[in-house]
RNA sequence: GCGGCCGUAGCUCAAUUGGUAGAGUAUUGGCCUUCCAAGCCAAGGGUUGCGGGUUCGACUCCCGUCGGCCGCU
Numbered sequence: 001g002c003g004g005c006c007g008u009a010g011c012u013c014a015a016u017u018g019g020u021a022g023a024g025u026a027u028u029g030g031c032c033u034u035c036c037a038a039g040c041c042a043a044g045g046g047u048u049g050c051g052g053g054u055u056c057g058a059c060u061c062c063c064g065u066c067g068g069c070c071g072c073u
Stems, first nucleotide, its partner, number of pairs: 001072007010025004019056001027043005049065005
């Protein structure tokens, strides 16, 4: 230099081939318990790496760009 894959909540990952962004875990509160842990219930937490384009509508399609991993030269 070229090619491929990945980037979504603090962390690990989904999102059915374009139609309201979710789960587990963690955190906080409540219930339970003499207390803690475990268990149960609830809440908060997101410019989907960044910037544009297409579309009525984009995590999803297109272009550029940044970072990580792998391969080739």
Predicted 3D model of a 73-nucleotide RNA (transfer RNA) from Petrotoga olearia. It matches the Rfam family "tRNA". Rfam classes the family as a transfer RNA. Lineage of the source: Bacteria > Thermotogati > Thermotogota > Thermotogae > Petrotoga. Its mean pLDDT, the model's own confidence on a scale to 100, is 81.